[in-house]
Molecule: transfer RNA
Organism: uncultured Coriobacteriaceae bacterium
């Protein structure tokens, strides 16, 4: 330089145009409970890498950029 794959809560992950102002698990916070702590149970917390385009509608399709991984040179 070129080609391919990936990027979603603190972490892991679901999503495949509308049912999702994004769900689950763990974590964290609060409650409940206990002599105390933990577990269980209840509630809360927090995310689509950035910009643009297509569309009535985009996490999802397309383009460019950024970051990570890999192949070739």
């Nucleotide at each position: 330089g070129u080609c391919c794959c990936c990027g979603u809560c603190g972490u892991c992950u679901a999503g495949c145009g509308g049912c999702c102002a994004a769900g689950g698990a763990c974590g964290c916070c609060g409650g409940c409970a206990u002599c105390u702590c933990a577990a269980a149970c209840c509630g809360g917390u927090a995310a689509c890498g950035g910009a643009g385009a297509u569309u009535c509608g985009a996490a999802u399709c397309c383009u460019c950029c950024c970051g990570g991984g890999g192949g070739c040179a």